[in-house]
The RNA shown here (Lysine riboswitch aptamer) has 185 nucleotides and comes from Peptococcaceae bacterium UBA5318. It was read from a public genome assembly, where an Rfam model found it. Lineage of the source: Bacteria > Bacillota > Clostridia > Eubacteriales > Peptococcaceae. Rfam family: Lysine riboswitch aptamer. Rfam's curators write: Riboswitches are metabolite binding domains within certain messenger RNAs that serve as precision sensors for their corresponding targets. Allosteric rearrangement of mRNA structure is mediated by ligand binding, and this results in modulation of gene expression. This family includes riboswitches that sense lysine in a number of genes involved in lysine metabolism, including lysC. The prediction has a mean pLDDT of 80.
RNA sequence: GGGUGAGGUAGAGGUUGCGAAUGUUAAAAGUAGGGCUGGGGAGUUGGCGGCAGUGAACCGGCGCGAAAGGGACCUUCGCCGAAGCGUAAGAAUCCGCCGGGGUUUUUAUGCUGGGGCUGCAUCUAAGAGGUGCAGAACUGUCACCUGAUAUCCGCCCCGGUAUCAGGUGGAGUACUAUCUCACGU
Numbered sequence: 001g002g003g004u005g006a007g008g009u010a011g012a013g014g015u016u017g018c019g020a021a022u023g024u025u026a027a028a029a030g031u032a033g034g035g036c037u038g039g040g041g042a043g044u045u046g047g048c049g050g051c052a053g054u055g056a057a058c059c060g061g062c063g064c065g066a067a068a069g070g071g072a073c074c075u076u077c078g079c080c081g082a083a084g085c086g087u088a089a090g091a092a093u094c095c096g097c098c099g100g101g102g103u104u105u106u107u108a109u110g111c112u113g114g115g116g117c118u119g120c121a122u123c124u125a126a127g128a129g130g131u132g133c134a135g136a137a138c139u140g141u142c143a144c145c146u147g148a149u150a151u152c153c154g155c156c157c158c159g160g161u162a163u164c165a166g167g168u169g170g171a172g173u174a175c176u177a178u179c180u181c182a183c184g185u
Base pairs, nucleotide, nucleotide: 003183004182005181006180007179008178009177010176011175014080017079018078019077020076021075023073024072025071033064035062036061037060038059039058043051044050046098047097048096083112084111085110086109087108088107089106090105091104092103093102094101095100113139114138117135118134119133120132121131122130123129141170142169143168144167145166146165147164148163149162150161151160152159
């Protein structure tokens, strides 16, 4: 100097990198809801409760009329297993209660390098978007192979290193750089 293992630090992938928050905005929707009125005539719920002949369910008319989740944009913040999803167990909370379902969160564990496109399924008001599966491409990274250029050597060949092009393959507990400790040469 080149190695092996452990630990730490800092970085790169993308002009739609990931996530969160405020604001604005489209849509949700002329929907839900409740008001008046006409018909109707005993229900409404999975069950209870509640409501209901002072008129239920249901079908019309008139006028009033939301919101949540999700989307887009700007800004700010945190970041690069960023984050997302599945399984199991737990906690809190919401829907009047039970059943059932939703939201947030903790632990363990498994999968996914990344962002799009297409198809199917699912959530949803949805042609938006999310998620899962599959497909053909793109892209970053590492390894191997081939070629070219430059460089290392006085020259050539071989070989090494760096870059570029092409091909094949792998996965983020990865990759690049660097520091510390230990081992070994």